[in-house]
RNA sequence: CUGUGAUAAGGGCAAACCGGGAGUGAUUCCGGGACGCAAAGCCACGGGUCUUUUGGGUUUGUUGGGUUCGUUGA
Numbered sequence: 001c002u003g004u005g006a007u008a009a010g011g012g013c014a015a016a017c018c019g020g021g022a023g024u025g026a027u028u029c030c031g032g033g034a035c036g037c038a039a040a041g042c043c044a045c046g047g048g049u050c051u052u053u054u055g056g057g058u059u060u061g062u063u064g065g066g067u068u069c070g071u072u073g074a
Stems, first nucleotide, its partner, number of pairs: 012037002017032006049074002053070001055069005
């Protein structure tokens, strides 16, 4: 000096649990922590689940219960 290593490394996010907050609740935020994730990164769309509700429909002789629609959010 050339080639290879190398579309590399250098990094990122972060469970459970613990401490401190927020909320009626589902849940969530901050700090510690590290089970793990090449998507446990980003964007858009769709579906599902849970929570709230002095509501409506339906079933039942009535209530209760079941179910369904709407509704507040996660």
Notes:
Predicted 3D model of a 74-nucleotide RNA (c-di-GMP-I riboswitch aptamer) from a Candidatus Bipolaricaulota bacterium. Its mean pLDDT, the model's own confidence on a scale to 100, is 77. Its Rfam family is "c-di-GMP-I riboswitch aptamer". Rfam describes the family as follows. GEMM was predicted in a large-scale screen for bacterial structured RNA regulatory elements.